[in-house]
Context: one part of a larger RNA
RNA sequence: UUGGGCAUAAAGCAUCUGUAGGUGGAUUUUUAAGUCCUCCAUUAAAUCCAACGGAUCCACCAUAGGUAGGUAGUGGAAACUACCAAGAUAAAUUAUGGUAGGGGCAGAGAGAAUUUCUUAUGGAGUGGUGAGAUACGUAGAGAUCAAAAAGAACACCAACAACAAAAGAACUCUUCUAGGCCGACACUGACACUGGGAGAUGAAUGCAUGGGGAGUGAAUGGGAUUAGAUACCCCAGUAGUCCUAUACAUAAAAUAUGUAUAUUUGGAGCUGCGUGUAUCGAACUGCACAGUGCUAUAGGUAACAUGUUAUGUAUCCCUCACAGGGAGUACAUUCACAAGAAUGAAAAA
Numbered sequence: 001u002u003g004g005g006c007a008u009a010a011a012g013c014a015u016c017u018g019u020a021g022g023u024g025g026a027u028u029u030u031u032a033a034g035u036c037c038u039c040c041a042u043u044a045a046a047u048c049c050a051a052c053g054g055a056u057c058c059a060c061c062a063u064a065g066g067u068a069g070g071u072a073g074u075g076g077a078a079a080c081u082a083c084c085a086a087g088a089u090a091a092a093u094u095a096u097g098g099u100a101g102g103g104g105c106a107g108a109g110a111g112a113a114u115u116u117c118u119u120a121u122g123g124a125g126u127g128g129u130g131a132g133a134u135a136c137g138u139a140g141a142g143a144u145c146a147a148a149a150a151g152a153a154c155a156c157c158a159a160c161a162a163c164a165a166a167a168g169a170a171c172u173c174u175u176c177u178a179g180g181c182c183g184a185c186a187c188u189g190a191c192a193c194u195g196g197g198a199g200a201u202g203a204a205u206g207c208a209u210g211g212g213g214a215g216u217g218a219a220u221g222g223g224a225u226u227a228g229a230u231a232c233c234c235c236a237g238u239a240g241u242c243c244u245a246u247a248c249a250u251a252a253a254a255u256a257u258g259u260a261u262a263u264u265u266g267g268a269g270c271u272g273c274g275u276g277u278a279u280c281g282a283a284c285u286g287c288a289c290a291g292u293g294c295u296a297u298a299g300g301u302a303a304c305a306u307g308u309u310a311u312g313u314a315u316c317c318c319u320c321a322c323a324g325g326g327a328g329u330a331c332a333u334u335c336a337c338a339a340g341a342a343u344g345a346a347a348a349a
Stems, first nucleotide, its partner, number of pairs: 005320001008303001012318001014201004021194003027086002031082001033081002035077003039073001041071003048066002051063001053061002092188001094186001096183004103177002106174004114150003118146001120144002125136002163168001210243002215241002220236004258317001260315004265296003269292004274287003299306001332343004
């Protein structure tokens, strides 16, 4: 160095873009760097291997020989990798015709509910709980009707269904905009895959600027419960939750399963699209592609479970782990307004 690993045992970065690097489809040539072969030189002696001899035997000693491997040179081979050149189309792009979608940014608008305020009717309770009390109410509550305002969220449809790199994303309409899939096979012609460092995005909470503040609700106050109750239950209630210019960079950020490609036995679904059959047409029904779930075979697996969306069989590249604790701590560095984040030990026992 190679050989073994990463769903649940230690171990897949939260996700993507992409530089260096690594790896790379099929055909025909060139060169000979890697590769393979011949020959030669060298690789001190001792050592090692085998043979013979000496010390009565052995350890030991002596003699003449020898291989592998390394380095350099010489002459060849041309399958593989690489290089040179050429043309091609299955990968991968672009264009084109369709198509589905809670994909994204921005703007406009609607309705239900809640709370508050105003008026009216009315006249004693309401509310809450296991039971109660605090609380609200004759200064007229709760209930009912009408009018108005505000903020936040969008019932049904709704599905193991669709979309997005992930985080995520659902009232309706509109502008702008990104990606996917299918068809035909028009264009370029290997332009590809992965990706250290780097960059971008990144729930919620908390920070911070100016607004906003209906409901909810850390903290806090009160009422209960209890031996106590800094809780669970109830009545209130500030920050926050919402918008906006920044900033933070973490989650059981999970499919606890890295990305890409190829390949392998069945069954019954859903979504998108195409096509054959069928028909006046639709429905029905067969097949192909792309996605998304269920259930079994072979296989591998410690077992659970997985099983064409693999944890099977293979290839390329990257991250990461090496008993438990100490510890994601200390110290140090970088980043951050801060909170903290990233990197990340050791000793003693």